[in-house]
RNA sequence: CGCGGAGUAGAGCAGUGGUAGCUUGCCAGGCUCAUAACCUGGAGGUCGCAAGUUCAAAUCUUGCCUCCGCAA
Numbered sequence: 001c002g003c004g005g006a007g008u009a010g011a012g013c014a015g016u017g018g019u020a021g022c023u024u025g026c027c028a029g030g031c032u033c034a035u036a037a038c039c040u041g042g043a044g045g046u047c048g049c050a051a052g053u054u055c056a057a058a059u060c061u062u063g064c065c066u067c068c069g070c071a072a
Stems, first nucleotide, its partner, number of pairs: 002070006010024004018055001026042005048064005
């Protein structure tokens, strides 16, 4: 250099054009003599970056960046 895959909350992942979600973790409350477990609530996202298409983009298109794999 070539080909393929991946990038979304602290972590692990879903979401194939129409309100950005789940599990776990974190914080607070409830329960308990207390802790764990369990229950409720909350915070935490410029969806890797930029441009384009569209009434509307995490999603489609193009370029770039990072990581992984294959080939050489």

The RNA shown here (transfer RNA) has 72 nucleotides and comes from Candidatus Scatoplasma merdavium. NCBI's taxonomy places the organism under Bacteria, Bacillati, Bacilli, Caryophanales, Candidatus Scatoplasma. Its mean pLDDT, the model's own confidence on a scale to 100, is 84. The sequence is in RNAcentral, with records from ENA. Its Rfam family is "tRNA". It is annotated as a transfer RNA.